[in-house]
RNA sequence: AUGACUGUAGAGGGAGAGACCACGCAUGUGGCGCCGAAGGAGCAAGCAAUCAUUUGUGAAUCUCUCAGGCAAAAAGACCUCUAUAGGACG
Numbered sequence: 001a002u003g004a005c006u007g008u009a010g011a012g013g014g015a016g017a018g019a020c021c022a023c024g025c026a027u028g029u030g031g032c033g034c035c036g037a038a039g040g041a042g043c044a045a046g047c048a049a050u051c052a053u054u055u056g057u058g059a060a061u062c063u064c065u066c067a068g069g070c071a072a073a074a075a076g077a078c079c080u081c082u083a084u085a086g087g088a089c090g
Base pairs, nucleotide, nucleotide: 005086006085007084008083009082010081011080012079013078018032020031021030022029023028033070034069035068039066040064041063042062046057047056048055049054
């Protein structure tokens, strides 16, 4: 500072997948089938180490599905706006 970008708060948008079955009538318990967008875990290039095998580090809306979710509501990655705090390059 006509402020890249980041944090916090508020507002708006925001997907997927059985209102399945049994007990029961509880937003509960059990069973089977599913989803990927809270959180968590896995890794490619690259980088580092190692004689070698290999090891460490390493991103995502990818993969897994532990957790979570599968009417509505709530939650929800992410996006936009406003306020506020900080602030790179120049």
Glycine riboswitch aptamer from Halobacillus aidingensis, 90 nucleotides, folded computationally. Its Rfam family is "Glycine riboswitch aptamer". Gene Ontology term of the family: glycine biosynthetic process. The prediction has a mean pLDDT of 76.